[in-house]
Annotation
The part of an RNA shown here (small-subunit ribosomal RNA, 3' major domain) has 478 nucleotides and comes from an uncultured Alphaproteobacteria bacterium.

Context: one part of a larger RNA
């Protein structure tokens, strides 16, 4: 100097406190312990592991296991010898397949001084090597996570101090903010703070197709002539600065309110993360030092395993019901994908879908959200609530759905009547509800990351609980 204290002062954050809806009690999806196993591959472990690595385990994937193989090797360069092709296609046969043996058919490398030579490519052999998701993240790098988007961290040069050091950064007001003002042995600066970026919200100005459609003509439909006003789209600028007025304050920073405005005091979201902390996570993304295997710890198949189940926990998705279930009818979105693709549209099918056909390489085609709105039934029931879970027929990927996909119809109809103790989330287009699309992806979503419709209560306040910050005080720790 720090660090702590169940010492002090101040201040702050869904931290409490008002609220709103959850989780904790059901079934079930997913992770994770634990137990089982030949194997249930590793990893992650209080906040900050456990719908995390994994944006997608039937085989691959895969790294676990049995079992069958191969040993310069699946993958690279090198020597050394051979052969010109290589390679694709492709018949049997053996075997679970990896391989092993066999046929047959297309192709018939390039420069060249035609002796050969170089260049390329295959095959054998050798040994140098190759390989390793093997160990170590406590040897590392890069990359993250986590305090924390809190508001701190320092540095020169004076100055004080024998010195460790201290001032500066304290102090007295203000802010989200070490952000400003004033005062001061200090006076500068530097990384953080802001702002510069990027969207969203309001005009203007150029542009008019695939987007629009006010007028005019037409039509079942902006569908079509036709227009460039509107909406929209995408380039460019305007516009917010406490700028204005009143108070207030120290004539100061800034607060209080109020005008005008689409916005008002950092206008809403985002990117954007200082010095460091956890010897925090990652040797299984990759890279890498050392140690370890080298006919196995390497590589290939085959099949089984990661999906097991007496049990616990995490995180969700489904309901327990009338603010609702069913039926029937009838509006209104915004992202975003699409040619091995999305697919209007007609027919088959109760349906999953299937046959056949448009269009669309996309503002042009696929594109019809649902909650919601009317109209009926159902009358408080374990029910027309819930829908597990089981029997049965079946549809779609895909060499192939036992082990272990998804979906569809028929039957069936389990718990569950709003959840102890505790816990979490959330301050406005925000909760809650409603649906939509995308990435992985053959196939597989309640999971993650976008979208957009409905749309709210409630904050007196800082006593307490918890996490931070600045000041100072105590101390046996540093």
């Nucleotide at each position: 100097u720090g660090a702590c204290g169940g010492g002090g002062a101040c201040c702050c954050g869904c931290a409490c406190a008002a609220g709103c809806g959850g989780u904790g009690g059901a079934g079930c999806a997913u992770g994770u312990g634990g137990u089982u196993u030949a194997a249930u591959u590793c990893g992650a472990g209080g906040c900050a592991a456990c719908g995390c690595g994994a944006a997608g385990a039937a085989c691959c994937u895969u790294a676990c296991c049995a079992g069958g193989a191969c040993u310069u090797g699946a993958c690279a360069u090198c020597c050394u010898g051979a052969u010109c092709g290589c390679g694709g296609a492709u018949u049997u046969c053996a075997g679970a397949g990896a391989u092993g043996a066999u046929u047959u058919c297309c192709u018939u490398c390039a420069g060249u001084u035609u002796g050969g030579c170089u260049g390329g490519a295959u095959c054998a052999g050798u040994g140098a090597c190759a390989g390793g998701u093997g160990c170590u993240g406590c040897a590392u790098g890069g990359c993250u996570g986590u305090c924390g988007u809190c508001a701190g961290c320092u540095c020169g040069u004076g100055u004080c101090g024998u010195g460790a050091g201290a001032u500066g950064u304290u102090g007295g007001g203000u802010u989200a903010a070490g952000u400003c003002c004033c005062g001061c042995a200090a006076c500068g600066a530097g990384c953080g703070c802001a702002a510069c970026c990027c969207u969203c919200a309001u005009c203007c100005u150029u542009g008019g197709u695939u987007g629009c459609u006010a007028a005019c003509a037409u039509u079942u439909a902006g569908u079509u002539g036709a227009g460039a006003a509107c909406u929209c789209c995408a380039a460019g600028g305007a516009a917010a600065c406490u700028g204005c007025c009143u108070g207030g304050g120290u004539c100061a920073a800034c607060c209080a309110g109020g005008a005008g405005g689409a916005a008002g005091g950092u206008g809403g979201g985002g990117a954007u993360g200082a010095c460091g902390u956890c010897a925090a996570g990652u040797c299984u993304u990759c890279a890498u030092g050392g140690c370890c295997c080298u006919u196995a710890c390497g590589u290939c198949c085959u099949g089984g395993g990661c999906u097991a189940c007496a049990c616990a926990c995490g995180u969700g998705c489904u309901a327990c019901a009338a603010u609702g279930g069913u039926g029937a009818u009838u509006a209104c979105a915004g992202u975003g994908g699409g040619c091995u693709g999305c697919u209007a549209c007609a027919c088959a099918g109760u349906g999953a879908u299937g046959u056949g056909a448009u269009g669309c390489u996309a503002a042009u085609c696929c594109c019809u959200a649902a909650a919601g709105g009317u109209c009926a039934c159902c009358u408080c029931a374990g029910u027309u609530c819930g829908g597990a879970u089981u029997g049965g027929a079946c549809u779609c990927u895909g060499c192939a759905a036992c082990u272990c996909g998804a979906g569809u119809c028929c039957a069936u109809g389990a718990a569950g009547u709003c959840g102890g103790a505790a816990u979490c989330g959330c301050u406005a287009g925000u909760a809650a509800u409603c649906g939509u699309a995308g990435a992985u992806c053959a196939g597989c979503a309640u999971g993650c990351u976008a979208c957009g419709g409905u749309g709210a209560a409630u904050a007196c306040g800082u006593u307490c609980c918890c996490g931070g910050g600045u000041c100072u005080u105590g101390u046996a720790c540093u």